[in-house]
RNA sequence: AUGUGAAGUAGAGGCGCGACUUUCAAGAGUACUUGUUUGGAGAUGAGGGGUCGAUGAAAAGCAGGGAAAGGGAAAGAUCGCCGAAGUUCUCUCUAAGGCCCAUCACUUGGGAGAGCUGGGGCUGUACUCGAAUAGGGGCAGCACUGUCACAGAAGCCGCUAGCUUUUGUGGAGCACUAUCUUUACA
Repeated sequence: AUGUGAAGUAGAGGCGCGACUUUCAAGAGUACUUGUUUGGAGAUGAGGGGUCGAUGAAAAGCAGGGAAAGGGAAAGAUCGCCGAAGUUCUCUCUAAGGCCCAUCACUUGGGAGAGCUGGGGCUGUACUCGAAUAGGGGCAGCACUGUCACAGAAGCCGCUAGCUUUUGUGGAGCACUAUCUUUACA
């Protein structure tokens, strides 16, 4: 000085990901509550205890009043980012929920481990979450796009090599590119 490997650092994909705020639709005339009628002993998903209940429980009809959360759409001189994030399974935490207490179950949330998906879009499908015909997830298909490898063509350069564009095939993000950072080997 060159090359290869490992670590660190930085970066790219684009209707890019997530969060937050505001507005809107829907949730829903639902939950809940007041009055009244029916009803006639129960009131959580289960069991136990408590409390309430014949001065009328659960449930149902009529009339009056009447929400919210999660999810969705749009906007944003907002914030954090590029396994961004999403999702499945296992374990764990009372961290929360439902008349009260505590146990189990269920739902949501946090943490750990393992697996799948490069990214967004469209179509179909059955199941699942969901109030939903919205949307998410799973499966299948369709092109698009970024990246790398291989093969071909054209151009720049013109010995080789290298670079750019383009065509086709294939792979996956612990990847890809860069590195005047560190380190190992030749």
Molecule: Lysine riboswitch aptamer
Organism: Thermoflavimicrobium dichotomicum